[in-house]
Context: one part of a larger RNA
Parts: sequence; structure tokens; C1' cells
RNA sequence: UGACGGGGGCCCGCACAAGCAGUGGAUUAUGUGGUUUAAUUCGAUGCAACGCGAAGAACCUUACCAGGGUUUGACAUGCUCAGAAUUUUUCAGAGAUGGAAAAGUGCCAGCAAUGGAACUGAGGCACAGGUGGUGCAUGGCUGUCGUCAGCUCGUGCGUUGACGUGUAUGGUUAAGUCCUGCAACGAGCGCAACCCUCGUCUUUAGUUAAAUUCUCUAGAGAGACUGCCAGUGCAAACUGGAGGAAGGUGAGGAUGACGUCAAGUCAGCAUGCCCCUUACACCCUGGGCUACACACGUAAUACAAUGGUUGGGACAAUCAGAAGCGAUCCUGCGAGGGCUAGCGAAUCUGUUAAACUCAACCUCAGUUCGGAUUGUAGGCUGCAACUCGCCUGCAUGAAGUCGGAAUUGCUAGUAAUCGCCAAUCAGCUAUGUGGCGGUGAAUACGUUUCCGGGCCUUGUACA
Repeated sequence: UGACGGGGGCCCGCACAAGCAGUGGAUUAUGUGGUUUAAUUCGAUGCAACGCGAAGAACCUUACCAGGGUUUGACAUGCUCAGAAUUUUUCAGAGAUGGAAAAGUGCCAGCAAUGGAACUGAGGCACAGGUGGUGCAUGGCUGUCGUCAGCUCGUGCGUUGACGUGUAUGGUUAAGUCCUGCAACGAGCGCAACCCUCGUCUUUAGUUAAAUUCUCUAGAGAGACUGCCAGUGCAAACUGGAGGAAGGUGAGGAUGACGUCAAGUCAGCAUGCCCCUUACACCCUGGGCUACACACGUAAUACAAUGGUUGGGACAAUCAGAAGCGAUCCUGCGAGGGCUAGCGAAUCUGUUAAACUCAACCUCAGUUCGGAUUGUAGGCUGCAACUCGCCUGCAUGAAGUCGGAAUUGCUAGUAAUCGCCAAUCAGCUAUGUGGCGGUGAAUACGUUUCCGGGCCUUGUACA
């Protein structure tokens, strides 16, 4: 000087407390451990791994396993020779691959011969190739402490020196924010502001409405600064008030200092070194990543009457669409199917939002709760749904009656609850993820205690 203390002081945070809804019990989905397996590819492992990489494993993906094959190679550059490229048919084979037949002659230069570019095949050599190892050799990127308020420098001063001061005191703030004081005076990275969205007003323009105002869409501005008033205070500032759409950071986002964890990633990419080179490379078929005594995490659905079922009625906002979204109409109980209109979209389509409300039934029961599981009949995507897809009808109707110890999230348009959209994507195991709107609470006395953090101080046999 740090680090640590079941030392002290001050302060903060959904940290506790006060509340609301959960998890832990059930079933299912999903990830992980373990076990099994020919293989169950690899990575991630306290917080900060476990609906994580994966915004989508039937083949492909795919890296794993079994079998069948290739060896200048699936891919790149250079050399030589031949043929334009390319298309179609057929035989063997699981396919990769191997064999056969037919059609076919292009572009540029040149009168022509021929040469060149591109592509294909053959040959031999340099080489290719590796999701093989090392994240403890690395770049880049990321997580975390933490959006916490800290981390430093120049000169000066103090000290033998490490180093200290500045950055101690007192107040104040969300803040090393500001004021005051001071052997310090200044400065930098952070804080704040500048950026984006929302809320109010003015104004300009506007298509896809018959028309105008409004709404809306796209811009440009105004507005909020403790500016004004009162009180307290040396000041900074705090408390209350007025006006105002908005008041003291208006709300949300983006933005992450010096550093810590030899944190994570050589499998996104790049890359040093090591290793393989008829194989640790490459192609194909099939299988596996979907196994199942069990354990854990994260979710979905429930256990019902603030509910379930049936039939009427009402109100959104994001967003997506051409190998696409696909109205109306016809057909089917339905998932769907048929014909096709419109739309590269404020015009057309997805698109009827659901909770809500009105009426009726159910009357506390393992039920008209709950929907797992299973049987059967179909539909769709796709070469192909057996391993291993989704959806629909009928039948079946399991566990479950609110969950032990323990534990999580949340302070307002938040929690809770309700539906809608998108990416990935042929299809989908999405109950995931990212967004969008609808309805819309309760509570906070307070800081004793638990956890994490900041500043000061103290002890130390630690560095």
C1' cells in the first nucleotide's frame, strides 16, 4: 500500500421489512447430471453453466457410430494433354460410384491455320484438408463486480524510502454532484449532458377517403431551467406552493471508467506452436444426437364457482408478405381441399384479438374441474414421417383437492392476468426467445438483522 475480520462508524440497493404473485408437491415440455449405448458429437459448471452456443437434429444440418468406397483429393493456385460447355436416355448398385448410347458445337482475335478466356476430364508434383490438441501461447468478441462512483495523471509539497497529499474535514446529491475548507494548484477517463423513443402545444407537407376539422403518418420548432414565490441555510441545497401536458434526473432505451475472475470462447472467425497425411482428410447409405432405474434447474397446464360449457355482442397495438400473404365463393363435423380476386402493400391479405359483457346450464363432486395416456379414422409438409414431425374428429379419461424444509420475482401503467405478432423455418416437437397492445392492483413503519456494494477508521503471525 492492499486484502481480510463472526472490529467500529456513516450511507446505499426489491438487501431485509410491508405487500402481491410464485417455485419446491402433480402431469407434461425443455436443458443438465448420472447411467446405458456401436454412437448416445462437442462446448458451457456457484453467483456470472443447466428453454445456454442451438433464431428451429426425420435426410441435410452433423462435428458421433456401423458398413460401403476415394487418395493431388469435396475446395484453392501453378504445369502438360484432350475435349466447348451442356442436356437426355439406359444398365449394375443401398447410394457414393462405375459402364453404355444419343443430341450438341458457342464467345474473343484472326482471311485461314491457329491462339486466348471460361468449363469438364486425365496425368504427375508442389500442395490441399483437419469441428484434431492447447482459451494456461494469442487476436477479436462476451459475461461479471456494476450504470457501482469510482480510477488516475502533470507540476508542487511532505517522507531516508515504499508512498502520501490532491481524492482528508463539515454539509449536500442518484453521482469524486455541487458548496465550504485545506500544501496544494490544475487536468484526464468515468457521472451528468449531448443521441433515440414516449407524453403537451405550434407549424409544414401528405397519399391509399367524396369533403373539412380531428385522429393519423413524415418532418421542423417551442416547452422544464429549482426559472418564480415562501421557509431553512454562509453557500451548495432541501421542504412546501403557484402556474403547467409534464417538477425537481418527467418515463424508458442506447451508452459499461481503471481494473478483477490465467472467467468464457482455438466449434463463429482469425491465429502461434504441436499432431494426422491411403488418414485424425473426403464421399455415401443407414443409425445416433430423441436411450431411461434415477437426481436437479427452467417453464407450460391445472387442482376449479372471482370458475367451466354453450350461444349472442364490443374494443387494440406492434409486425410480416412474391418459389410469398392469400379475401369472397364452393366443399368437408374439423384439420383441410378446389377455383381463383387483390396486393411488392396506411390501398390487398394474414386479422374474427382474448380476458370483458349479456343470457342459459352446471351446484361443490375427482365433478359439465383437470387434461396426461392410449385406441381408431383422417389431413398437411416433404424423395421420405418406422426409429423420430405437426394438426383434426370420435372414443379413452391418469396424477392432481393449493404443495415440507427451503427459496424467487416485483415499487406503477410496475406485479398479476389476457390475447396478438415476428425471426429461425419445406414442415415442426415453440409451453422457448424477442417484441406488441388490453385489463390493472397491494405495500414501503423503518434500517435492528440477512446478502451485496461505497467511503472513513482500527487490528493483523496474510501478500
Molecule: small-subunit ribosomal RNA, 3' major domain
Organism: uncultured bacterium